[in-house]
Background: Predicted 3D model of a 73-nucleotide RNA (transfer RNA) from a Spirochaetales bacterium. The organism belongs to Spirochaetales, within Bacteria. RNAcentral holds the sequence, with entries from ENA.
RNA sequence: GGGCCCAUAGCGCAGCGGUUAGCGCAGAGGACUCAUAAUCCUUUGGUCCAAAGUUCAAAUCUUUGUGGGCCCA
Numbered sequence: 001g002g003g004c005c006c007a008u009a010g011c012g013c014a015g016c017g018g019u020u021a022g023c024g025c026a027g028a029g030g031a032c033u034c035a036u037a038a039u040c041c042u043u044u045g046g047u048c049c050a051a052a053g054u055u056c057a058a059a060u061c062u063u064u065g066u067g068g069g070c071c072c073a
Stems, first nucleotide, its partner, number of pairs: 001072007010025004018056001027043005049065005
């Protein structure tokens, strides 16, 4: 220098262009227990990496940039 992939909650990840952005773990509260653990119930937490474009509508499509990973030279 070229190519490919990834970026969504504190962490690991889902999410056909559509109505409210979700799951597990973690955190908080409660139940149970003499108490702890385990289990069960409830719940907090997101400008979906940034900017622009397409569209009635973008986390999702396009372009550029940034960061990370892999391959080639």